[in-house]
């Protein structure tokens, strides 16, 4: 330089055109003499960023930005 894969809650990943979801965490309640574990329930996203395409985009396109891997040249 080239290809290719990947970015979605605080972490780990679903979701592949039609209102974004799940484990652990984290707050509350409930249970306990108290913890702990259980159990209910909250609350946490500009879906890397820009731009197209569509009635509609996390999802197709294109480019930029980050991380991996694989190829190549040079030194």
């Nucleotide at each position: 330089g080239c290809u290719g894969g990947c970015g979605u809650a605080g972490c780990u990943c679903a979701g592949u055109g039609g209102u974004a979801g799940a484990g652990c965490a984290u707050c509350a309640c409930a249970u306990u003499g108290g913890u702990a574990a259980u159990g209910u329930g909250a609350a946490g996203g500009u879906c890397a960023u820009g731009g197209g395409u569509u009635c509609a985009a996390u999802c197709c396109c294109c480019a930029u930005c980050g991380c991996c891997a694989g190829c190549u040249c040079c030194a």